RNA sequence: UUUCUUGAGGGGCGCUGCAGCGGGUAACCCGCCAGGCUCAGGAAAUGUUCCAACAGAUAGAAACGGCGCUCAUUCAAC
Numbered sequence: 001u002u003u004c005u006u007g008a009g010g011g012g013c014g015c016u017g018c019a020g021c022g023g024g025u026a027a028c029c030c031g032c033c034a035g036g037c038u039c040a041g042g043a044a045a046u047g048u049u050c051c052a053a054c055a056g057a058u059a060g061a062a063a064c065g066g067c068g069c070u071c072a073u074u075c076a077a078c
Base pairs, nucleotide, nucleotide: 001045002044003043004042005041006040007039008038009037010071011070012069013068014067015066018036020032021031022030023029024028035064046055047054048053
């Protein structure tokens, strides 16, 4: 660094449907679909490399997430 998985980032309801997944496919269509992102745990692969080890640690922590309604939390005003 990549893949899978787990947890967290305060919630609920409704709508649309891009990516993705599944199905039928020549084109395309149908269905699901607004944590797919970030930060961490684990496993594996890959890279560096003395084939061990590393890809991190400490401190402070987060930042973000279409539209509408709404709850919680916090602050201010009345």
Model confidence (mean pLDDT): 80 of 100. SAH (S-adenosyl-L-homocysteine) riboswitch aptamer from a Gammaproteobacteria bacterium, 78 nucleotides, folded computationally. Its Rfam family is "SAH (S-adenosyl-L-homocysteine) riboswitch aptamer". Rfam links the family to the GO terms regulation of gene expression and S-adenosylhomocysteine metabolic process. The source organism's lineage runs through Bacteria, Pseudomonadati, Pseudomonadota and Gammaproteobacteria. The model forms 100% of the base pairs in the Rfam consensus.